[in-house]
RNA sequence: CGCUCAUCCAGAGCGGCGGAGGGACAGGCCCUUUGAAGCCGCGGCAACCGCUUUGAGCGGUGCCAAUGCCUGAUCGAUGAGUU
Repeated sequence: CGCUCAUCCAGAGCGGCGGAGGGACAGGCCCUUUGAAGCCGCGGCAACCGCUUUGAGCGGUGCCAAUGCCUGAUCGAUGAGUU
């Protein structure tokens, strides 16, 4: 990368660097110099999987604007397994 299964109306910050973009894509509509993306530090949320003394805790990824923002699609994301 491909395939399979499950889930996606809830939840979750501050500071530093950075300097104009970002919300996957198209059409909308939004966020953004009262600072975007990205990186770092500490923090948090709690989806899946594992461990476990079954109580919560620990670990592995994940996530922390808006219902996956809405609509569309031979769409997307996350976790677990697997060729």
SAM riboswitch aptamer (S box leader) from a Rhodospirillales bacterium, 83 nucleotides, folded computationally.
Its Rfam family is "SAM riboswitch aptamer (S box leader)". Its family is annotated with regulation of gene expression in the Gene Ontology.
The source organism's lineage runs through Bacteria, Pseudomonadati, Pseudomonadota, Alphaproteobacteria and Rhodospirillales.